[in-house]
RNA sequence: GUUAUAGAAGGGCAAAGCCGUCGAAAGGCGGUGACGCAAAGCUCAGGUGUCUAAUUAGUUAGCUAUAUGACCGACCGGCUGCAUCA
Numbered sequence: 001g002u003u004a005u006a007g008a009a010g011g012g013c014a015a016a017g018c019c020g021u022c023g024a025a026a027g028g029c030g031g032u033g034a035c036g037c038a039a040a041g042c043u044c045a046g047g048u049g050u051c052u053a054a055u056u057a058g059u060u061a062g063c064u065a066u067a068u069g070a071c072c073g074a075c076c077g078g079c080u081g082c083a084u085c086a
Base pairs, nucleotide, nucleotide: 003086004084005083012037013036017032018031019030020029021028022027035073041079042078043077046076047075048074049071050070051069056065057064058063
């Protein structure tokens, strides 16, 4: 340096729920809280998928379609990185 991920040390992140806050919503952020995570670090302006539908269009007025809004703790890929049996 490359491949790999059993155990360990020191650490790291933080699901659901609850509170506050932003948002039309999905969802984000902060606090609390730990289900889990070896990339649960970054990338959705890499691909696929999923959620929402303010807006716009249509409408039988019930809704339907629509991302320019979101999700990397959806999957694959890319970039970066800790430790270590081998």